[in-house]
RNA sequence: GAAGUCCGCCAGACCGUCGCUGCCUCCGUUCGCGGAGGGAGAGGAAAGUCCGGGCUCCAGAGAGCAGGAUGCCGGGUAACGCCCGGCCGCAGCAGCCGCGGCUUCGCCGCCGCGGUCAAGGCGAGGAACAGGGCCACAGAGACGAGUCGCCCCCGGUCGCACGGGGGCGGGUGAAACGCGGCAACCUCCAUCCGGAGCAACACCAAGCAGCGGACGACCAGCAGUCGAGGCGGCUCGCCCAGUCCGCGGGUAGGUGGCUCGAGCCCACCGGCGACGAUGGGCCUAGAGGAAUGACGGUCGGGGCGCGCGCGAGCGCGUCCGUCACAGAACCCGGCUUAUCGGCGGGCUUCGCCU
RNA sequence: CUCGCUGUAGCGCAGCGGAGAGCGCGCCUCGUUCGGGACGAGGAGACCGAGGGUUCGAUUCCUUCCGGCGAGACCA
Numbered sequence: 001g002a003a004g005u006c007c008g009c010c011a012g013a014c015c016g017u018c019g020c021u022g023c024c025u026c027c028g029u030u031c032g033c034g035g036a037g038g039g040a041g042a043g044g045a046a047a048g049u050c051c052g053g054g055c056u057c058c059a060g061a062g063a064g065c066a067g068g069a070u071g072c073c074g075g076g077u078a079a080c081g082c083c084c085g086g087c088c089g090c091a092g093c094a095g096c097c098g099c100g101g102c103u104u105c106g107c108c109g110c111c112g113c114g115g116u117c118a119a120g121g122c123g124a125g126g127a128a129c130a131g132g133g134c135c136a137c138a139g140a141g142a143c144g145a146g147u148c149g150c151c152c153c154c155g156g157u158c159g160c161a162c163g164g165g166g167g168c169g170g171g172u173g174a175a176a177c178g179c180g181g182c183a184a185c186c187u188c189c190a191u192c193c194g195g196a197g198c199a200a201c202a203c204c205a206a207g208c209a210g211c212g213g214a215c216g217a218c219c220a221g222c223a224g225u226c227g228a229g230g231c232g233g234c235u236c237g238c239c240c241a242g243u244c245c246g247c248g249g250g251u252a253g254g255u256g257g258c259u260c261g262a263g264c265c266c267a268c269c270g271g272c273g274a275c276g277a278u279g280g281g282c283c284u285a286g287a288g289g290a291a292u293g294a295c296g297g298u299c300g301g302g303g304c305g306c307g308c309g310c311g312a313g314c315g316c317g318u319c320c321g322u323c324a325c326a327g328a329a330c331c332c333g334g335c336u337u338a339u340c341g342g343c344g345g346g347c348u349u350c351g352c353c354u
Numbered sequence: 355c356u357c358g359c360u361g362u363a364g365c366g367c368a369g370c371g372g373a374g375a376g377c378g379c380g381c382c383u384c385g386u387u388c389g390g391g392a393c394g395a396g397g398a399g400a401c402c403g404a405g406g407g408u409u410c411g412a413u414u415c416c417u418u419c420c421g422g423c424g425a426g427a428c429c430a
Stems, first nucleotide, its partner, number of pairs: 001350010012299007020041002023038006043325001047336002050334005055197004062236004067193005072086005087125001088123003095116008126188002131186002133182003143178001148169008201256004210247006217225002229239002249429003263282005269276002301320008355426007364379004372410001381397005403419005
């Protein structure tokens, strides 16, 4: 320097006018709100809802079974199916080596095949002597047994044939008698998991019309037993006196939950790393039929056409006009998927120079 | 927003490790009829929504996307 590969970051910039939704201050108020000023206002995936947690309710979330998930070793984390480090396996590009072909021959070059395969990629990577099940086609035979060919031994025979035992081989196939292959078949082992989800849940207001069903049992009563119900399945346990289900009717209003959080940035220390400790600084959307918009300008970017230039490219015209994918809805950590481009860094191979 | 179900011929469905992926209606051709329908005979039509993986082998098992459908509020 080139090529390959991996990781991280950004996601047009600036200005002006008019709006929209919260927050703060001031003023006015008929307490409903109105006005002025200031400041804030989508993402790396806000997406898919595939995992994991926080939070809320169900009993301060209990026991067993059933069910589900994960699975090399070690670490990180609130937790994980995520991340980091290491081991092993698989495939394999470039490179390197070998062989062959093209070339009259050799070198170089190109092509093909084989081997080895960098960085990097992929791996649901426990157990197949606990047990059950499956193994199509081919093959003699698919785990039960058995014999396609050859050899040896024993029996048998005049000699073969034949029977038993042992060894070897060819072929088929993913796998061939060997502790065969399959556990993303059942299963076993280890570990983890209670269920539902902010339309959770709590409060206020308005309005309507109830009807049917299940349990409300036993006992005169208490105690005790039974029992509907308490948001996925069963049993137990616990709670509870009115609870649940269906049809019909009414309201589709407000407040809290709601955004300060496993938060972000910087420095330093420990660690190979994921990450953690300490110190300092910062506040960064909270809408709720759902705000984050519209217009204009300058620069930038992209598409198309024409012209110039050997070429990289340059100029002009035109379109897009914020212009890659894409729009928060309780909040986080991941994964996956979509994504025009731009910037930075690591590693490896090759070439050149010292 | 949350949760659940589903995708196989034109339509409705079956099949859930080894088939040439099957059935009914529909479609095409021929026969029958004067013609049509019905009937009879024959035939075409699917890469099982898409990609990846496990396996010797996948419509089937696992996984990631894509599409379609459904349910859910409060009061009494």